[in-house]
RNA sequence: AAACUUGAGAGUUUGAUCCUGGCUCAGAACGAACGCUGGCGGCAGGCCUAACACAUGCAAGUCGAACGCCCCGCAAGGGGAGUGGCGCACGGGUGAGUAACGCGUGGGAAUAUGCCCUUGGGUGCGGAACAACAUCGGGAAACUGAUGCUAAUACCGCAUAAUGUCUACGGACCAAAGAUUUAUCGCCCAAGGAUUAGCCCGCGUCCGAUUAGGUAGUUGGUGGGGUAACGGCCUACCAAGCCGACGAUCGGUAGCUGGUCUGAGAGGAUGAUCAGCCACACUGGGACUGAGACACGGCCCAGACUCCUACGGGAGGCAGCAGUGAGGAAUAUUGGACAAUGGGCGCAAGCCUGAUCCAGCCAUGCCGCGUGAGUGAUGAAGGCCUUCGGGUUGUAAAGCUCUUUUGCCUGGGAAGAUUAUGACGGUACCAGGAGAAAAAGCCCCGGCUAACUUCGUGCCAGCAGCCGCGGUAAUACGAAGGGGGCAAGCGUUGUUCGGAAUCACUGGGCGUAAAGCGUGCGUAGGCGGUUUUGUAAGUCAGAAGUGAAAGCCCGGGGCUCAACCCCGGAACUGCUUUUGAAACUGCAAGACUAGAGUCCGGGAGAGGUUAGCGGAAUUCCCAGUGUAGAGGUGAAAUUCGCAGAUAUUGGGAAGAACACCAGUGGCGUAAGCGGCUAACUGGACCGGUACUGACGCUGAGGUACGAAAGCGUGGGGAGCAAACAGGAUUAGAUACCCUGGUAGUCCACGCCGUAAACGAUGUGUGCUAGCUGUCGGGAGUCUUGGACUUUCGGCGGCACAGCUAACGCUUUAAGCACACCGCCUGGGGAGUACGGUCGCAAGAUUAAAACUCAAAGGAAUUGACGGGGGCCCGCACAAGCGGUGGAGCAUGUUGUUUAAUUCGAAGCAACGCGAAGAACCUUACCUACCCUUGACAUCCCGGUCGCGGAUACCAGAGAUGGUUUCCUUCAGUUCGGCUGGACCGGUGACAGGUGCUGCAUGGCUGUCGUCAGCUCGUGUCGUGAGAUGUUGGGUUAAGUCCCGCAACGAGCGCAACCCCUAUCGUCUGUUGCCAGCAGGUUAAGCUGGGCACUCAGGCGAGACUGCCGGUGACAAGCCGGAGGAAGGCGGGGAUGACGUCAAGUCAUCAUGGCCCUUACGGGUAGGGCUACAAACGUGCUACAAUGGCAACUACAGUGGGCAGCAAGUCCGCGAGGAUGAGCAAAUCUCCAAAAGUUGUCUCAGUUCGGAUUGCACUCUGCAACUCGAGUGCAUGAAGCUGGAAUCGCUAGUAAUCGCGAAUCAGCAUGUCGCGGUGAAUACGUUCCCGGGCCUUGUACACACCGCCCGUCACGUCAUGGGAGUUGGCUUUACCCGAAGGCGCUGCGCUAACCGCAAGGAGGCAGGCGACCACGGUAGGGUCAGUGACUGGGACGAAGUCGUAACAAGGUAGCCGUAGGGGAACCUGCGGCUGGAUCACCUCCUUU
Repeated sequence: AAACUUGAGAGUUUGAUCCUGGCUCAGAACGAACGCUGGCGGCAGGCCUAACACAUGCAAGUCGAACGCCCCGCAAGGGGAGUGGCGCACGGGUGAGUAACGCGUGGGAAUAUGCCCUUGGGUGCGGAACAACAUCGGGAAACUGAUGCUAAUACCGCAUAAUGUCUACGGACCAAAGAUUUAUCGCCCAAGGAUUAGCCCGCGUCCGAUUAGGUAGUUGGUGGGGUAACGGCCUACCAAGCCGACGAUCGGUAGCUGGUCUGAGAGGAUGAUCAGCCACACUGGGACUGAGACACGGCCCAGACUCCUACGGGAGGCAGCAGUGAGGAAUAUUGGACAAUGGGCGCAAGCCUGAUCCAGCCAUGCCGCGUGAGUGAUGAAGGCCUUCGGGUUGUAAAGCUCUUUUGCCUGGGAAGAUUAUGACGGUACCAGGAGAAAAAGCCCCGGCUAACUUCGUGCCAGCAGCCGCGGUAAUACGAAGGGGGCAAGCGUUGUUCGGAAUCACUGGGCGUAAAGCGUGCGUAGGCGGUUUUGUAAGUCAGAAGUGAAAGCCCGGGGCUCAACCCCGGAACUGCUUUUGAAACUGCAAGACUAGAGUCCGGGAGAGGUUAGCGGAAUUCCCAGUGUAGAGGUGAAAUUCGCAGAUAUUGGGAAGAACACCAGUGGCGUAAGCGGCUAACUGGACCGGUACUGACGCUGAGGUACGAAAGCGUGGGGAGCAAACAGGAUUAGAUACCCUGGUAGUCCACGCCGUAAACGAUGUGUGCUAGCUGUCGGGAGUCUUGGACUUUCGGCGGCACAGCUAACGCUUUAAGCACACCGCCUGGGGAGUACGGUCGCAAGAUUAAAACUCAAAGGAAUUGACGGGGGCCCGCACAAGCGGUGGAGCAUGUUGUUUAAUUCGAAGCAACGCGAAGAACCUUACCUACCCUUGACAUCCCGGUCGCGGAUACCAGAGAUGGUUUCCUUCAGUUCGGCUGGACCGGUGACAGGUGCUGCAUGGCUGUCGUCAGCUCGUGUCGUGAGAUGUUGGGUUAAGUCCCGCAACGAGCGCAACCCCUAUCGUCUGUUGCCAGCAGGUUAAGCUGGGCACUCAGGCGAGACUGCCGGUGACAAGCCGGAGGAAGGCGGGGAUGACGUCAAGUCAUCAUGGCCCUUACGGGUAGGGCUACAAACGUGCUACAAUGGCAACUACAGUGGGCAGCAAGUCCGCGAGGAUGAGCAAAUCUCCAAAAGUUGUCUCAGUUCGGAUUGCACUCUGCAACUCGAGUGCAUGAAGCUGGAAUCGCUAGUAAUCGCGAAUCAGCAUGUCGCGGUGAAUACGUUCCCGGGCCUUGUACACACCGCCCGUCACGUCAUGGGAGUUGGCUUUACCCGAAGGCGCUGCGCUAACCGCAAGGAGGCAGGCGACCACGGUAGGGUCAGUGACUGGGACGAAGUCGUAACAAGGUAGCCGUAGGGGAACCUGCGGCUGGAUCACCUCCUUU
């Protein structure tokens, strides 16, 4: 010099956010245990459970220098038992008991103390016994009796006696031991010391108040006793005290401490090993001996247990060291030595020592070391993965070159010991040798938390600390490869602290998250204004003592390092003593007036109590008028009324409540208080100054008041009204609605003591910007029946700073501070059970646990939703027109059937849908028969040179197989059967699958919806999710535009740009057109010609609220008008934002994964998809006269056509047939348009309607049986306008009429297009449906098809009550009374002393007494176990009944109370807003 440098968070409540709040994790530690694994050494540790029971051995002896006897020996000497001395009270073990002066710490006085030290003094004389021993006995044994002998440092007496003890100060009393050869060791008395021990006191030392009162030797005194010593320690008497809310008593738990673990610390937990103290020694009691014990290896008694026994009686106590059994998850050797250290005895030698030192066992812990090092790329093999290229394991291995720690073998070999003596131990250590040789595992890899892939499995098996994984693509299960971590260990479990500021002293909170007592008064307590003096308890400073050692920390040192050990220091935050200081607090004394109070003068008030009075209204009664209804409701009914109601008039009775005034007005502590008058009475406020002089604040217990309901007794009873009854409603309706109606509501007296008793905000004091309204009072000024300024006290609104999680609060704080009280610590169980207190009861108050969950919650955000609100739109409703639903048929679907009736689509948004066309094919289905590298692709090998087409024949249902004839005769070429190409045969890779998964996917599509929305950047606001922009005022079809605005811009959508259509111009005129000109047939633009017109199709024009008027805000726009072919988006189309529906499609196609592979692939024939009790959707045709039939006749447009459209002509009644001009088409053709017009029919199942059926035909096609379409003749069904319900359409639309096309050999009532004729209605937005924007509530977020409550039923679990029953602890009274000491007695016995003797003193046995352990009887308290039955609670799968709550939750909800009900609940009374909506009133803010 140093002993100083220290504090980390995460996961999980939500769609997301912030907060509150619990649960969980990461760290460290352990006397640990378990699982897998295991090389060495050092140091430590090792029954935490049964203070359970113990076999066996050992753990305390020693002294012959105290003594006698016996034995061995020649002796020296040795040995034995006994007497005697010292020790055995130490050392060692354990933690049962103990909540206590037990322990810790610091003090104290009334004590003792063997051995040890120091000092002073003494050590004289005598006596009597008893063991051993001997003899005789008893007993199974343990042991023991009698008689006799004997020594001592054993015992006794006398003497001596103070500096000792006692003392009434005269005096009295008390001792000794010897041994020996010299040294020497002893003995006695006294004093001092040291050590040790005993006692007392202050302070500290766990939980429970569901333990509140305890105590009779209890508290004190006096006398006495007792002790080493003080003391109720004991006893007698006297007094009535003593302890307790600062927690007595009682109950539970526990040895205490130094320390240990953790922690930044403060703390929390703990008390193994080591050390100090205490307690205990089988359980309970007791004393003896002794310096010391009420004694672990001593004694006595009682009890339980074990053992021995000859049954008479005895013996025993491992919580010493080993060891055994048992218990348990679990804890070692019946080892060596006294060599060291220490202890006992002894003069000593020495003996003893399971204390101790060592060794053994165990990875139980800490520390150290090793299991090799270098080099080594073809990046070997193998494994795993793979996009098949490769990657990774991996320099890892092998190989090559080295090294030898540890271990093994051989040799040497300590220190520890001083002259000697070494258990450890041939150990540590040293040297040599061989040889990489003998030495690596465990856990984890979803996030937290470092580390990822494949396979298997398929909500199974399993994992899991929390969140959570697993239902066919699992980084979460199991395995493998790879990786991460630690390492002779690694994980798991348990426990403690930490994180947890989650009990908050350091360091939290209470408006809404858990939390302010309903309110006052007030006791104890806590806190307390200004000032002076004193004091020194608190406080601060210095010093001294103590705070054991070890440990922690620091500096050194020793084992090779470390762990470990040694030395020194620091620290031990504490307690005590002492000296000083005097600011602050306290205390004492004094002074003061700013707090508080008193007094005087005023005014305000639903403050309280009592008595009286008043009017309106309701009901009832009487009477009059009067007549048929009244009443009530959503609508009704019950009810009242012809016996006269309701209505109306007059009179009377009774009870209750007091309209208007009336007001975020007033008063009161709160509950609460409202007509008027009087009496009594409380408080506050303002002004004044006189007085008191801190008298104050808060307030545990306590006490008083305390809405409504309820209870008791007695009154009262009009209205209202739980219960109850009836009527409705309803699926039900124990309700909501209606008609009645009893307690009750009212009064008096007495209880109850609770409410959302709320401002969900305790009381008091001070401080901290303002503005404004109102109530009560005062002052001032002025222009005075009023205004302004100002001040005090209330009641409100807004707002700055500040606070808050936010919402919000803001001088009436939830701000800044102080004082005191109350309360909270996750949700549920539960404000419940038990116990206590109170109550007549109802019940109130105080108040848990088991068990269970990972959340429960607060505020705010975005959505969604509402039987919430506002605004707006849509063929959404309304107004209209026509349909569907009824019939027949067509078609699709369900269902059923079937060998198969293939598959898909399923509310809108499946159902004339995929399918723009199933006789075969299609075809995916069924049956039967065939093929297996395959009907199709690529590669390899061999062969052939082709192939292909046509013909004929055989078998077969055909696929297929076999054969015949004819036609055709590949390309390049380096001329090689070389290559390409084709075919045949073969091998395996592979093909193939309309098999599964649309919930693994791409793509495409539907739908909301052509709805007007959906977003972003930057900025700003907010802790944040988010908001703003996008809201607002207008406007629009539109987030369209304008204005405003903390926003400014932008994107995807809207609109526009695109196409068609409506007008015109221009250009071009063939296949189109024909006005004028000509020809020409008498009729066709046919021809010449022309391009004017129509038309065709290119390019343009045109429409923009551009113009005018009005309106609006001067805007955007809207209304009207002009012009115009068209007017406010002219009409139509294409165009579909962000997204939603796990919407649809694996069967269009593509595609991951799975599955099949002589079949789930391929081929063929036949069948099926066409079935038919029934039901539904979409259509067609009708039911007729706006029609049928017949006749006549005009006008379209889109399209199609060569395997085609087909004119014309002929044949057929017709479908059609034959022939065939023209036309790849503005040329030819399909092509006839139809509704129309005229005539007829005359209201009927018809001249309507056409189904069905028969016969005969036509066409297509390989083929019309199942199963096509059409034609002719005949037949002539249902049906006369359609129930509930429901669809489309707003103008060239609906309706109606026909025409065309795709598909297609043929087949349309379907679909997609085309044109002709051509309406009606819209007042309007209340309602239904859908949608958009704003706002509001929400317990919803899978988003109302949401969430969610209770009974009942079933199962499991814990728990309360319970007739009882079992046990523990404790207590009261009584009985019994072992051993023992004490007291009394002591007649029996008796060595020492006295006495000549008798005898005495003293002693012993015995007896009696009180005390007392165990035990017993009866009763009480308390705790625990168990208990038929029973109460609620929690959890559990998809049970049952309803729908209570969340939106106005469909009757707003909730609180208290009472009644009722299957249940949630309903109803009455009072209260709250933590109620939506609308209206009104008041107030405030801004301008």